[in-house]
Parts: sequence; C1' cells; structure tokens
RNA sequence: GCCCACGUAGCUCAGCUGGUAGAGCAACGCAAUGGUAAUGCGUAGGUCAGCAGUUCAACCCUGCUCGUGGGCU
Repeated sequence: GCCCACGUAGCUCAGCUGGUAGAGCAACGCAAUGGUAAUGCGUAGGUCAGCAGUUCAACCCUGCUCGUGGGCU
C1' cells in the first nucleotide's frame, strides 16, 4: 500500500425485510434476615465510533474518515 471483518449501556453481546433500541452481568433502591451473602421485585444508565448522502422514516442502505483485529505484498 491492497483486501476482509468488527465498532450498540460500565462489561459481554443480541437487534428481523429500513418502521418504538434490548438481554445477561455490574450499579442503585426496596423486600427478606438478628446481621451479611445468596435470592425476589423494581429503578437508572445509549450522540448505535464520527461526518455526509438516499428515504416519509436509517443501528440497519451508500460514500468518506477514525479506531480494533486478521490476511496479502
């Protein structure tokens, strides 16, 4: 230099044919216990890497940029 994959909550990851962004763990609150842990119930937490384009509508499609990993030279 060229090619491929990936980037979504603090962490690990889902997300359909473009049509309301989710789960588990973690955090916090409550219940329960003599107390703690485990457990149950609930709450909060998101610029979907960034910019632009297409569209009535974009995490999703297109282009460019950035980052991570891999392959070729």
This is a predicted structure of a 73-nucleotide RNA (transfer RNA) from a Patescibacteria group bacterium.
Model confidence (mean pLDDT): 80 of 100.